Source information:
The prediction has a mean pLDDT of 82. Predicted 3D model of a 71-nucleotide RNA (transfer RNA) from Olea europaea subsp. europaea. Lineage of the source: Eukaryota > Magnoliopsida > eudicotyledons > asterids > Olea europaea. It matches the Rfam family "tRNA". Rfam classes the family as a transfer RNA.
RNA sequence: GCGCAUCUAGUGUAGUGGUAUCAUAGUAACCUGCCACGGUACUGACCGGGGUUUGAUUCCCCGGAUGCGUA
Numbered sequence: 001g002c003g004c005a006u007c008u009a010g011u012g013u014a015g016u017g018g019u020a021u022c023a024u025a026g027u028a029a030c031c032u033g034c035c036a037c038g039g040u041a042c043u044g045a046c047c048g049g050g051g052u053u054u055g056a057u058u059c060c061c062c063g064g065a066u067g068c069g070u071a
């Protein structure tokens, strides 16, 4: 240089054209004599830009990052 794959809460993940799942974490209150455990509620995310579409995390293009292959 060329090709391929993957980017989703602080972390790890599911998902797929119709306002994103779960776990963990954090916060509040419950439970307990206290802690731990447990149960409840809340907070928090689609790598950036553009295009198609009524609607894009999803499809297309450009770029970025990471990994792999090749010389």
Base pairs, nucleotide, nucleotide: 001070002069003068004067005066006065007064010024011023012022018054025043026042027041028040030038047063048062049061050060051059